[in-house]
RNA sequence: GCCGGUGUGAUGGAAUUGGCAGACGUGCGGGACUCAAAAUCCUGUUCCCGCGAGGGAGUGCGGGUUCGACUCCCGCCACCGGCA
Numbered sequence: 001g002c003c004g005g006u007g008u009g010a011u012g013g014a015a016u017u018g019g020c021a022g023a024c025g026u027g028c029g030g031g032a033c034u035c036a037a038a039a040u041c042c043u044g045u046u047c048c049c050g051c052g053a054g055g056g057a058g059u060g061c062g063g064g065u066u067c068g069a070c071u072c073c074c075g076c077c078a079c080c081g082g083c084a
Stems, first nucleotide, its partner, number of pairs: 001083007010026003019067001027045006046057004060076005
């Protein structure tokens, strides 16, 4: 230099014929149980706006297509693999 793959909450990792994003698990906060713990169970856990019902943003970064994009297209960045 060329080719291919990967990039999603604090973390592992789903969501792909383009149609509810944050499933499920771990961690963390609160609670139950216990004399007290551990284990187990319940519940909460991105940000912004709104009194509220709700609304908006957000999938490595920046654009594009589309009614609608994690998903398709273009350009970058990082990491992994292959070729030279």